RNAcentral holds the full RNA, with entries from ENA. Predicted 3D model of a 325-nucleotide part of an RNA (large-subunit ribosomal RNA, domain IV) from Faecousia sp. The coordinates come from a structure-prediction model, not an experiment, and the mean pLDDT is 88.
Context: one part of a larger RNA
This record gives sequence, C1' cells and structure tokens, in this order.
RNA sequence: GCAUUGUUAAGGAACUCGGCAAAAUGACCCCGUAACUUCGGGAGAAGGGGUGCCUCGAAAGAGGCCGCAGAGAAUAGUCACAAGCGACUGUUUAGCAAAAACACAGGUAUCUGCGAAAGCGAGAGCUGACGUAUAGGUGCUGACGCCUGCCCGGUGCUGGAAGGUUAAGGGGAAGUGUUAGGGGAAACCCGAAGCAGAGAACCGAAGCCCCAGUAAACGGCGGCCGUAACUAUAACGGUCCUAAGGUAGCGAAAUUCCUUGUCAGGUAAGUUCUGACCCGCACGAAAGGCGUAACGAUUUGGGCGCUGUCUCGGCUGCAGACUCG
Repeated sequence: GCAUUGUUAAGGAACUCGGCAAAAUGACCCCGUAACUUCGGGAGAAGGGGUGCCUCGAAAGAGGCCGCAGAGAAUAGUCACAAGCGACUGUUUAGCAAAAACACAGGUAUCUGCGAAAGCGAGAGCUGACGUAUAGGUGCUGACGCCUGCCCGGUGCUGGAAGGUUAAGGGGAAGUGUUAGGGGAAACCCGAAGCAGAGAACCGAAGCCCCAGUAAACGGCGGCCGUAACUAUAACGGUCCUAAGGUAGCGAAAUUCCUUGUCAGGUAAGUUCUGACCCGCACGAAAGGCGUAACGAUUUGGGCGCUGUCUCGGCUGCAGACUCG
C1' cells in the first nucleotide's frame, strides 16, 4: 500500500451523477393512528409506553433487590411527503438490462354450423376435442371509473351483379400448302376430294373496372385575409382547398426544437422537482384518452431520523504483501 473488521471529538449529506456504502429501525404486550379509498384497505401508518429477579397472593396486585443497561448475547421493518409509468400476483435477455418491456383478468373486432375454422403432415392421419357459438381460432386493447369525436376519397375486407374487360376450352369463316384433273406451244395458270398447317367472328368463370357497406380495419383529421369606442386580442365575417379538417380530456409532458419558456412554490442560492399558463417545432381518444385506491428489489424531486459519504482524518483486530530470522 492492498483486502477486511471494529471505533471515533465537534458537525451531520457539506460527499456524490445519485445518501452508493454504512449507520439507524427491529421481538412481544399495551395505548394510539392521517390524507385518500374500489370501504376490503391504507396500517406494523405515524407516534408513544412497558419488558429482569425475589417475597406474599387464587388472581388482580402489593412490597422489595441488583446492574450503565432486564426483547441485557444472536437472529428480527427506517419512516413519512409529492410526481411519472405500469392496475395488481406473475414472466423475461442461463453468462453486462428485471423494467415503464411480456403476460394478465376484463374489453372489442373478426372467422368458424362440425369431416368446424385454424394448425401440423408428402400422405394416411393427428391436434382442435372425445369440445359444439355461454365453444374454438386469430388480431388489437389491457383491472376499475368517466369515456372513446369527425372522415369510406386511397388501401384492405364484406356484399352486389346490369354493363365493360378477360383464360383454358368450345367454335370454325376466309385464306394457305399439297394435287387427281383442266388450260396452254412453253413458261406457267386454274384447281375438287383428302391430308396438313394456320385460324376470324361467336360462346366461355372468377378476378379487375364498376356500385354499395365497413375505421375497437390500414389509415387521415387544413391554409390565407379582415374585424370590437386606448392598445392588445378576436366571439364574428370573407375566401381557397379537402374524404374529413383534431371533439372531450390532457398539455414545456417518458412527447417542447426555440428553452434554464413565463409565473408561483420549495432553497440563502434550484438547467432537476411540484402547481399553473398554452405560443401542442411535432398530445389526443382500444398502436386507446384522462383519472385512479392498492401494489412495485421501478423512475424522479424534496424531508424526518441516522450515520466516517464528507469537513479530515485518527486509532484498532485479522490476513497477506514487505523487512529480519
């Protein structure tokens, strides 16, 4: 010096990204317990008091004794405030992440009438299920409370079938090759049947076009100008565009660039925090919106208590390094 254990005047988070680590609390009995709340909780809330031994007594209790100390050692909640997120118990990155991620009960949409849909398999077959729509599959959302606005133009899905387009196939017109034959002086021309090859109209389904519906389907949810008797602002008006122009609620937010926005609170002093404001660069309603008791090895801010985290170090046990032997 390193590792580890105790202890420490005065102060008590001044340490630090951050109370990390340590300290503190701790058992049982009694008293007593707030906001809030889904009335169950919160709650061991918080905050107080007691605890040994002997004698007497049925007990309640009374009297006495010892120590610094009686849950005498060891094991054994720190507490409370505010906010975010997630309702909760659970699950997860075996070996850097335990969470706000996943799951969840609940909600909702959609598919499926049974040899079900869906899935596995080349198939037989199996699962679904020895189930039967109060069932099963899939997607989204995620307790509960209050709610979930507008847009179907695009994409998707569902339905429709009049018209347009359209495959194989059917169909077979005209034409072509070949030539028995005919014509011709010849070159060559015409050319039946058959065969061959090619093949026009016309008839052909779904799909697509088309017509509707559907957003807890994928998704989307405007701009400019003017206007009130101070100013400012604009309930109001005009105009352009759109399928429709963001409703309720929330809002500098896990979302705010400008930004340490502005005001208020807390501090002597606060880029964080809390409450407001709204100018939302770029919240917003099941990729749910806003609340919410309880819960959390969750995140953030501030406290009480407590402490060697620190001011700022000191002392000390054990172990090794090191020195000597």